[in-house]
Context: one part of a larger RNA
RNA sequence: GCCGGCGACUCAUAGGCAGUGGCUUGGUUAAGGGAACCCACCGGAGCCGUAGCGAAAGCGAGUCUUCAUAGGGCAAUUGUCACUGCUUAUGGACCCGAACCUGGGUGAUCUAUCCAUGACCAGGAUGAAGUUUGGGUGAAACUAAGCGGAGGUCCGAACCGACUGAUCAUCUCAGCGGAUGAGUUGUGGUUAGGGGUGAAAUGCCACUCGAACCCAGAGCUAGCUGGUUCUCCCCGAAAUGCGUUGAGGCGCAGCAGUUGACUGGACAUCUAGGGGUAAAGCACUGUUUCGGUGCGGGCCGCGAGAGCGGUACCAAAUCGAGGCAAACUAUGAAUACUAGAUAUGACCCCAAAAUACCCAAAAUACCAGGGGGUCAAGGUCAGCCAGUGAGACGAUGGGGGAUAAGCUUCAUCGUCGAGAGGGAAACAGCCCGGAUCACCAGCUAAGGCCCCUAAAUGACCGCUCAGUGAUAAAGGAGGUGGGGGUGCAGAGACAGCCAGGAGGUGUGCCUAGAAGCAGCCACCCUUGAAAGAGUGCGUAAUAGCUCACUGAUCGAGCGCUCUUGCGCCGAAGAUGAACGGGGCUAAGCGAUCUGCCGAAGCUGUGGGAUGUAAAAAUACAUCGGUAGGGGAGCGUUCCGCCUUAGAUGGAAGCACCCGCGCGAGCAGUGGUGGACGAAGCGGAAGCGAGAAUGUCGGC
Numbered sequence: 001g002c003c004g005g006c007g008a009c010u011c012a013u014a015g016g017c018a019g020u021g022g023c024u025u026g027g028u029u030a031a032g033g034g035a036a037c038c039c040a041c042c043g044g045a046g047c048c049g050u051a052g053c054g055a056a057a058g059c060g061a062g063u064c065u066u067c068a069u070a071g072g073g074c075a076a077u078u079g080u081c082a083c084u085g086c087u088u089a090u091g092g093a094c095c096c097g098a099a100c101c102u103g104g105g106u107g108a109u110c111u112a113u114c115c116a117u118g119a120c121c122a123g124g125a126u127g128a129a130g131u132u133u134g135g136g137u138g139a140a141a142c143u144a145a146g147c148g149g150a151g152g153u154c155c156g157a158a159c160c161g162a163c164u165g166a167u168c169a170u171c172u173c174a175g176c177g178g179a180u181g182a183g184u185u186g187u188g189g190u191u192a193g194g195g196g197u198g199a200a201a202u203g204c205c206a207c208u209c210g211a212a213c214c215c216a217g218a219g220c221u222a223g224c225u226g227g228u229u230c231u232c233c234c235c236g237a238a239a240u241g242c243g244u245u246g247a248g249g250c251g252c253a254g255c256a257g258u259u260g261a262c263u264g265g266a267c268a269u270c271u272a273g274g275g276g277u278a279a280a281g282c283a284c285u286g287u288u289u290c291g292g293u294g295c296g297g298g299c300c301g302c303g304a305g306a307g308c309g310g311u312a313c314c315a316a317a318u319c320g321a322g323g324c325a326a327a328c329u330a331u332g333a334a335u336a337c338u339a340g341a342u343a344u345g346a347c348c349c350c351a352a353a354a355u356a357c358c359c360a361a362a363a364u365a366c367c368a369g370g371g372g373g374u375c376a377a378g379g380u381c382a383g384c385c386a387g388u389g390a391g392a393c394g395a396u397g398g399g400g401g402a403u404a405a406g407c408u409u410c411a412u413c414g415u416c417g418a419g420a421g422g423g424a425a426a427c428a429g430c431c432c433g434g435a436u437c438a439c440c441a442g443c444u445a446a447g448g449c450c451c452c453u454a455a456a457u458g459a460c461c462g463c464u465c466a467g468u469g470a471u472a473a474a475g476g477a478g479g480u481g482g483g484g485g486u487g488c489a490g491a492g493a494c495a496g497c498c499a500g501g502a503g504g505u506g507u508g509c510c511u512a513g514a515a516g517c518a519g520c521c522a523c524c525c526u527u528g529a530a531a532g533a534g535u536g537c538g539u540a541a542u543a544g545c546u547c548a549c550u551g552a553u554c555g556a557g558c559g560c561u562c563u564u565g566c567g568c569c570g571a572a573g574a575u576g577a578a579c580g581g582g583g584c585u586a587a588g589c590g591a592u593c594u595g596c597c598g599a600a601g602c603u604g605u606g607g608g609a610u611g612u613a614a615a616a617a618u619a620c621a622u623c624g625g626u627a628g629g630g631g632a633g634c635g636u637u638c639c640g641c642c643u644u645a646g647a648u649g650g651a652a653g654c655a656c657c658c659g660c661g662c663g664a665g666c667a668g669u670g671g672u673g674g675a676c677g678a679a680g681c682g683g684a685a686g687c688g689a690g691a692a693u694g695u696c697g698g699c
Stems, first nucleotide, its partner, number of pairs: 001699006011091013026048003032042002052059002062074004094227002097224001101217006112191001114189007121181001123155003126151001130147006159178003163175004193209001195205003230633006240253005254388002257384007268342006279331001280329002285325003289321005296314002298311005344376007356364001391416010421432003436607004441603003447597003450582003456594001458593002461590003469584001475569002479566010496553001498551003502526003508520002532547001536545002608623005634688001636685006646676001653672002656670001657668001659666002
């Protein structure tokens, strides 16, 4: 891991509600008696009901409050006993699961210290004290050579260890540390868990140690995790508010289901309301810019002082112009909310009249009205009884944040949650649309129609050349299309080419120089078609080139500016990866038009179920679904009833084939098997397995 068994809402006693039943001359017994046992039958104590109100005395269809029936509160009525189901309470209480705590015991054969008594440590090296002899001295000190054999001494086996490496490893190996010592070790003994022992590491105390192990309390408790077993049908949530030693738990409310009662208009249209939001505005409260007047102040001047005067400074107040506000409002919507009024919708049937079509009739269709029938649609209250109380994204209006976040927090909606299908390449929350079942039928939605790939290589008018389309800003640009304004222009514009562009004069000043062109001032006059006391380049300064300006040539539009459509640059990332791909100049973008494709939507045909609704027929509506509620069933084991049917002429079981049922499941023939055992009507449960790191067995 697979297969097979086992494996989880039970039982007792009370309360509530519903259903069913008995009695309702109200109902009913409990303990106990009785009895072989269970019943029957006794047993009326007690309980519920028959009257309530008040704290009570008490009064009583009333009573309490109160001075007061002034008003108000509560009453003005009502069965009971069983069984079954749901639910609550108390118990282990749906099952499995702690870490812990407490009590009583068992452990020092491992290991930690200690005690008693034994054992063990190859070999080599170093050479302390002391001492002997010689030298030395007055005697010493001292010195030399021997002897000597000290030491938590040195090297290194046994032995002990465990720093490093190898290794799965605590085993083992290699290197390594100690190896006469605080050494190692045998045997026997001591210390016990709220404790011992500890050269101290929370170490060790039998593979167990921040408190050993065994048994018991004990099925401890677990607001936590996991698991919880057959079928079909109907309805169907919540992730919010308040409170909580509360925040992943609970209680109440909200929202679900189911049962009953009452009411009847959900949606729409119209009417009438109150508001102070958006917007707007600046009278108010604040804030703010400029200008005028300018209190007061600063600065300056005059004056001995008092004071006077000036002011391109600051500036109250006021006037004019212009802004801003969640905590501003002399205004003020759309929506929303409240109230009222009007009007139901679909289908079927009946009678009469009218209109259109039509020569007429029949038949058909449409509109309006009358009567009848069926179905669907909302709300309120009450009983019983759930889940939920982690929400997510999108849109709109806000707060927080950085007008950041797949961020966070509110409000109003939508979807997902609990929703399949089609589209968005893929893609819970986006767009379309809500799946009862079947169909090799049709029509559409969103979105699409060159190929992948179903449907237009459709029509018509424009735009785009960037593969823009098919990611992005400030900013930049004679890209290109449309619109507006304005200037010049056949008295010839704009661009090009040809020619002129002069004289006073090198103006003056400054300067080494300054001659149009370093800088400063001025910027005149003349000749002329025109020509600046000079636009730029240039020179040391000149020179030189050029421009403004003018003529000639040419011959029709040329400039400037505003706005708008589509494009361009800006544009750098790690595999190639920003149309889904091919590819496209439309198969891109904008406008218009006609077709078609396209879903579980709608329709068609057939079947099923639910509600109204009850027996059938029939009509209308409905049938996605998690948590959850309700209804109806299938099956297993055992028991009762019926006569137990049946059964070696072959039971149960097993495997195949075939049939029926929406399904759980149920029949049947043959085969195997070899002794039990069905249906019907009821009853009782150790009653249904795929999951629990389930449990036992097998492989």
This is a predicted structure of a 699-nucleotide part of an RNA (large-subunit ribosomal RNA, domain II) from Rhododendron x pulchrum.
NCBI's taxonomy places the organism under Eukaryota, eudicotyledons, Ericales, Ericaceae, Rhododendron.
Its mean pLDDT, the model's own confidence on a scale to 100, is 82.
It matches the Rfam family "Bacterial large subunit ribosomal RNA".
It is recorded under the gene name rrn23.